[in-house]
C1' cells in the first nucleotide's frame, strides 16, 4: 500500500429488497416441600458509522472506523 472477507438482541448466529427473527442467557408466572429439569409470558435492536440509489435498504452502490487472513 493493493486484495478479499466479517461487524445485526447480553453472547452465538439467521433474515438473497417489502413492518429483523431463533437458540442460549437475563426478569416473571405455572409446576416441585425446596433446587434442578420441564412449560408459559415478557423486556431486550436507531442492523459499526455517514451518505446515496429506490415507493420502500440488514440485503443495491460510495467514503469510513474496527477486527480477520492473504499479497507487496
Nucleotide at each position: 500500500g493493493c486484495g478479499g472477507g466479517a461487524g445485526u438482541a447480553g453472547u452465538u448466529c439467521a433474515a438473497u429488497g417489502g413492518u429483523a427473527g431463533a437458540a442460549c442467557g437475563u426478569u416473571c408466572c405455572c409446576u416441585u416441600g425446596c433446587c434442578a429439569a420441564g412449560g408459559g409470558a415478557a423486556a431486550g435492536g436507531u442492523u459499526g458509522g455517514c451518505g446515496g440509489u429506490c415507493c420502500g435498504a440488514u440485503c443495491c452502490c460510495g467514503c469510513u472506523c474496527u477486527c480477520c487472513c492473504g499479497c507487496u
Background:
Predicted 3D model of a 72-nucleotide RNA (transfer RNA) from a Candidatus Kuenenbacteria bacterium. Taxonomically the source falls in Candidatus Kueneniibacteriota (Bacteria, Bacteria candidate phyla). RNAcentral holds the sequence, with entries from ENA. Its Rfam family is "tRNA". The same sequence occurs in records of 6 taxa.